[in-house]
RNA sequence: CGCAACGUGGAGAAGCGGUCAUCUCGCUGGGCUCAUAACCCGGAGAUCGUUGGUUCGAAUCCAACCGUUGCUA
Numbered sequence: 001c002g003c004a005a006c007g008u009g010g011a012g013a014a015g016c017g018g019u020c021a022u023c024u025c026g027c028u029g030g031g032c033u034c035a036u037a038a039c040c041c042g043g044a045g046a047u048c049g050u051u052g053g054u055u056c057g058a059a060u061c062c063a064a065c066c067g068u069u070g071c072u073a
Base pairs, nucleotide, nucleotide: 002071003070004069005068006067007066010025011024012023013022018056027043028042029041030040031039049065050064051063052062053061
């Protein structure tokens, strides 16, 4: 250089064209307790790697670029 996979809250994953982007852990307010943990109720936090395109509509399809991992020479 070439090829492939991946990039989604702080972390790990789901979502494969349709209206509130979901779950687990973590963070945080409250309840419970003598207290802590556990448990229960609530909240914040991702405009989905970047830019452009297709479409009535894009996290999802297409292109280029950036990054990570792997394969090959």

A computed fold for a 73-nucleotide RNA from a Sphingobacteriales bacterium, annotated as transfer RNA. The prediction has a mean pLDDT of 81. Its Rfam family is "tRNA". By type it is a transfer RNA.